[in-house]
Predicted 3D model of a 74-nucleotide RNA (transfer RNA) from Geoglobus acetivorans. Its mean pLDDT, the model's own confidence on a scale to 100, is 81. The gene name in the source record is tRNA-Arg-TCG-1-1. Rfam family: tRNA. Rfam links the family to the GO term triplet codon-amino acid adaptor activity. It is annotated as a transfer RNA. The RNAcentral record of the sequence draws on ENA and GtRNAdb.
RNA sequence: GGGCCCGUAGGGUAGCUUGGAUAUCCCAGAGGCCUUCGGAGCCUCUAACCCGGGUUCAAAUCCCGGCGGGUCCG
Numbered sequence: 001g002g003g004c005c006c007g008u009a010g011g012g013u014a015g016c017u018u019g020g021a022u023a024u025c026c027c028a029g030a031g032g033c034c035u036u037c038g039g040a041g042c043c044u045c046u047a048a049c050c051c052g053g054g055u056u057c058a059a060a061u062c063c064c065g066g067c068g069g070g071u072c073c074g
Base pairs, nucleotide, nucleotide: 001073002072003071004070005069006068007067010027011026012025020057029045030044031043032042033041050066051065052064053063054062
């Protein structure tokens, strides 16, 4: 330098192929119920689409560029 893959809450992960309603689930955090206390269980809440642009009525998803990571080739 070139090819391919990836980037989503504090950590992990689904959703992308096939655009659409409040972005999923687990752990963590906060509050509550329950309990003699704790744990477990149950309920509620907090917080995210790497950045910029384009297409579209509508973009996490499609297109272009950039940044970062992994891998292969030279």